[in-house]
Predicted 3D model of an 88-nucleotide RNA (c-di-GMP-I riboswitch aptamer) from an uncultured Gammaproteobacteria bacterium. Model confidence (mean pLDDT): 90 of 100. Of the family's consensus pairs, 100% are formed in the model. It was read from a public genome assembly, where an Rfam model found it.
RNA sequence: UUCAGACAAAGGCAAAACCACCGAAAGGUGGCGACGCAAAGUCACCGGUCUAAAGGGUCUCUGGCCCCACGACAGCGGGACCGCCGGA
Numbered sequence: 001u002u003c004a005g006a007c008a009a010a011g012g013c014a015a016a017a018c019c020a021c022c023g024a025a026a027g028g029u030g031g032c033g034a035c036g037c038a039a040a041g042u043c044a045c046c047g048g049u050c051u052a053a054a055g056g057g058u059c060u061c062u063g064g065c066c067c068c069a070c071g072a073c074a075g076c077g078g079g080a081c082c083g084c085c086g087g088a
Base pairs, nucleotide, nucleotide: 002088003087005085012037013036018031019030020029021028022027035075041081042080043079045078046077047076048073049072050071055067056066057065058064059063
C1' cells in the first nucleotide's frame, strides 16, 4: 500500500417504542432504550425516497385539492474523503 473480515482484544455507534424540546411537515436534538452496524465516521456530488411551509395554480374560497425544495433522509444504493484492531 492492497485485499478480505475467520479468530481475538480494546472499545465505538444506537433502530423501534416512550418522554422533553425545536420544526408547517418530513425530520432533528437531548434523555431512556438496543433492532441492528466493520465504517451505522464525515460530505446531499449522482440516482432514489419523504415532506410541501413560502410561492404558483384551481375550486363550491375562515377552507379543500394539485404542482413545486431553496427543507429533510449518510441506518436506501452509488461516489468522494478520513479512520480502529488483528490477519493475509